[in-house]
c-di-GMP-I riboswitch aptamer from Paranoxybacillus vitaminiphilus, 89 nucleotides, folded computationally. The organism belongs to Paranoxybacillus, within Bacteria. The coordinates come from a structure-prediction model, not an experiment, and the mean pLDDT is 86.

């Protein structure tokens, strides 16, 4: 120091669920709650990977609509990359 990661220290985040707003969703914020987390920090056309489908196209139907394809919308608590606190074995 680099690998590791403790019934250490000192802090930190905050799943599902409630409730307010925001969105067509997906999801996202605020607040409340703590499943859990050694990066649960940052990074989303320009590394995979997953969610949606408002508009847009396609095709049934045709009064009303269904159905299927599509990111330009999202996810960092799915892997990844990039920075980093603390230090017992």
């Nucleotide at each position: 120091c680099c690998c590791c990661g403790a019934u250490a220290a000192a802090g930190g985040c905050a799943a599902a669920c409630u409730u307010c707003g925001g969105g067509a969703a997906a999801c996202c914020g605020g607040a409340g709650g703590a499943c859990g987390c050694a990066a649960a920090g940052c990074u989303a056309u320009a590394g995979g990977g997953g969610c949606u489908a408002c508009g847009g196209u396609a095709g049934a139907a045709c009064a009303u609509u269904c159905u299927g394809c599509u990111a330009u919308g999202c996810c960092a608590g799915c892997c990844a990359g990039c920075u980093g606190c603390c230090g017992a074995a």